[in-house]
RNA sequence: GGCAGCUAGGGUUCCGAUUCCCGUUUGGGAAUGUCUGGUCCGAGAGUUGCCACCCGGGGCGCCUUUUCAGCCCUGGGUGCACGGCGGGAUAAAAGCCCGGGAGA
Numbered sequence: 001g002g003c004a005g006c007u008a009g010g011g012u013u014c015c016g017a018u019u020c021c022c023g024u025u026u027g028g029g030a031a032u033g034u035c036u037g038g039u040c041c042g043a044g045a046g047u048u049g050c051c052a053c054c055c056g057g058g059g060c061g062c063c064u065u066u067u068c069a070g071c072c073c074u075g076g077g078u079g080c081a082c083g084g085c086g087g088g089a090u091a092a093a094a095g096c097c098c099g100g101g102a103g104a
Stems, first nucleotide, its partner, number of pairs: 001051006009041002014038002016035001017032006052078009080100001082103001086098003
C1' cells in the first nucleotide's frame, strides 16, 4: 500500500414491530425510524485477518565448496494522524465518497 470480515456509527428499500383503514375465512392497503430489531450502508485518523513491501533466521536447490537468483518454513517491522462547511451516491442516512481535500 491492497483486499476481506467485524465493530462504533447510520438510516428506512425489503422483513418484522406499532397505529389506522378496507375486507373479515386466509388477507390487502396507508402512515410511523420520535420503532430496541433482522436484511442493508459502514470507517485514512476503529479492530482483526490475508496479501504486499522492508530487515533477519533455518531448510531445499544447482556442481565439490562458497555466494547469488529461485522455492518453502519462520521471527520482527510498516510510524504519525485535530479536522469542518458544502456537495454526491443509494430507498435513505452516516465516521460512506469528494477527503490524509480546505483549514488547524
The RNA shown here (Guanidine-I riboswitch aptamer) has 104 nucleotides and comes from a soil metagenome. It matches the Rfam family "Guanidine-I riboswitch aptamer". Rfam links the family to the GO term regulation of gene expression. The RNAcentral record of the sequence draws on MGnify. Its mean pLDDT, the model's own confidence on a scale to 100, is 81.